[in-house]
RNA sequence: UCUGACAAAAGGCAAAACCACCGAAAGGUGGUGGCGCAAAGUCACCGGCCUAAAGGGACUGGAUCCCAAAGGCAGCGGGACUGCUCGA
Numbered sequence: 001u002c003u004g005a006c007a008a009a010a011g012g013c014a015a016a017a018c019c020a021c022c023g024a025a026a027g028g029u030g031g032u033g034g035c036g037c038a039a040a041g042u043c044a045c046c047g048g049c050c051u052a053a054a055g056g057g058a059c060u061g062g063a064u065c066c067c068a069a070a071g072g073c074a075g076c077g078g079g080a081c082u083g084c085u086c087g088a
Stems, first nucleotide, its partner, number of pairs: 001088002004086002012037002017032006035075001041081003045078003048073003055067004
């Protein structure tokens, strides 16, 4: 350095589900758990997806519905940055 991860060893992360807490929700954090992962490490920059609070609208109010990201997903893809072991 690699558009290398077939094999080995050491270790790492942790899906669903359940419990607790936070949150309007999506989702997050911790515990149990282990589906998987060679970047399942970090970052919402691009695309995508989820939610729909504030706000706006349907219509006078409520209810309801619709729009709406400044909320999320890095374990959806791309990109950026960093990194262990082994191999070449």
This is a predicted structure of an 88-nucleotide RNA (c-di-GMP-I riboswitch aptamer) from a Woeseiaceae bacterium.
The source organism's lineage runs through Bacteria, Pseudomonadati, Pseudomonadota, Gammaproteobacteria and Woeseiaceae.
Its Rfam family is "c-di-GMP-I riboswitch aptamer". Rfam links the family to the GO term cyclic-di-GMP binding.
The coordinates come from a structure-prediction model, not an experiment, and the mean pLDDT is 85.
The sequence was found by an Rfam model in a public genome assembly.